Predicted 3D model of a 495-nucleotide part of an RNA (small-subunit ribosomal RNA, 5' domain) from an uncultured prokaryote. The prediction has a mean pLDDT of 83. The RNAcentral record of the full RNA draws on ENA.
Context: one part of a larger RNA
RNA sequence: GGAUGAACGUUGGCGGCGUGCUUAACACAUGCAAGUCGAACGAACCUUCGGGUUAGUGGCGGACGGGGUUAGUGGCGGACGGGUGAGUAACGCGUGAGAAUCUGCCCUCAGGAGGGGGAUAACGGCUGGAAACGGCCGCUAAUACCCCAUAUGCCGCGAGGUGAAACGAAUCAUGAAUUUCGCCUGAGGAUGAGCUCGCGUCUGAUUAGCUAGUUGGUAGGGUAAUUGCCUACCAAGGCGACGAUCAGUAGCUGGUUUGAGAGGAUGAUCAGCCACACUGGGACUGAGACACGGCCCAGACUCCUACGGGAGGCAGCAGUGGGGAAUUUUCCGCAAUGGGCGAAAGCCUGACGGAGCAAUGCCGCGUGGAGGAAGACGGCCCGUGGGUUGUAAACUCCUUUUCUCAGAGAAGAAGCUCUGACGGUAUCUGAGGAAUAAUCACCGGCUAACUCCGUGCCAGCAGCCGCGGUAAUACGGAGGGUGCAAGCGUUAUCC
Repeated sequence: GGAUGAACGUUGGCGGCGUGCUUAACACAUGCAAGUCGAACGAACCUUCGGGUUAGUGGCGGACGGGGUUAGUGGCGGACGGGUGAGUAACGCGUGAGAAUCUGCCCUCAGGAGGGGGAUAACGGCUGGAAACGGCCGCUAAUACCCCAUAUGCCGCGAGGUGAAACGAAUCAUGAAUUUCGCCUGAGGAUGAGCUCGCGUCUGAUUAGCUAGUUGGUAGGGUAAUUGCCUACCAAGGCGACGAUCAGUAGCUGGUUUGAGAGGAUGAUCAGCCACACUGGGACUGAGACACGGCCCAGACUCCUACGGGAGGCAGCAGUGGGGAAUUUUCCGCAAUGGGCGAAAGCCUGACGGAGCAAUGCCGCGUGGAGGAAGACGGCCCGUGGGUUGUAAACUCCUUUUCUCAGAGAAGAAGCUCUGACGGUAUCUGAGGAAUAAUCACCGGCUAACUCCGUGCCAGCAGCCGCGGUAAUACGGAGGGUGCAAGCGUUAUCC
């Protein structure tokens, strides 16, 4: 000199764009953050829409059909998106290769969808419990479940063995036909994921030896798949001063920062990968998890309890306590972009889009412009002549960026119409009046900027050298000056 997710002191007008718990992966009140489909299914409830009863109005009623709502069965999604960096020195990451694999939804192609069956929730009855939540009996449906058949697939040298499905839904008054969506099998693609290897990836030798599933083989098991991944048997190997093992520290990278570069330091925001979800362990379901807002067990903690037993997990968005030098609103909206479900309308979405707070950073603008005295008053200095503050002020003329008020008012919306949280915002026009707006640090040398007074090795200053003991440009104040400027200084850290 440059840099920062900064903090502190002091001061503070505006706008645009970013950024904002670096510490306790400490504990969390409250609300919200993952649902959706009635065009898969039965059922219940509502409904003056049709229709029923009634001579008619009114009333009744809710059979039958239509419409609406949804606790339950069923499907898809809750493995994405969002958070954090505790652990990890590792095929974790980066880069380059590879073979023994799987892949829901999506795309392409080939074929199929025949016959039959038994349940169960909801519901009803009885009943246990304070609650959470159950138990027994009975009824019922499906794109839920099961059996048989068929089979391009798979296994096998072969004979042979083995493996599917929902004519379900919408359109029409029913049926047929057609179209669309869905179901099953096989092949290919795309995407995503698992696995293997070469090289690279911090410090310590005041850590020198480490290793029995250890290294390899055979056989078997297991997996989507290779492999000591696991088991039995056999052999005795494998790693290591090119640093094994042990210990400490740490998420890795694209990047960021500094530097002429080489290099050093760093890994906030944004993006890719990994790991984790109160702590430890485990599997289930599923195309995908060993699963943040799923399940089971154990533990710590908190809460409820009728003491028998139960409930919970903000490292999601806000917010609270605590810790700390220190880090924001319990805001608005699904209008846009994206995601889930749905045929669609649509519903959900603290992702996201926005607003709010903070000079926390970068960039931009302003706090007025021109004229105005051989130069007012006041202050300071003085050799008492004057010098300086200083064109500075006053005063004259002008402007209106800002500011205040009034009026108009978007783009962002796509495809004919409709649809905007932001927002009456940005922007534009008019009116008013210099009006609403300057501080901070420094002035001995390094280093731009000097005098007076006070103090008297005191009080104090200080980044280094060093100032101060009676004339201190170095302490404190004043006048003057210098440098930056909505900031300026100090501290911390990196180059």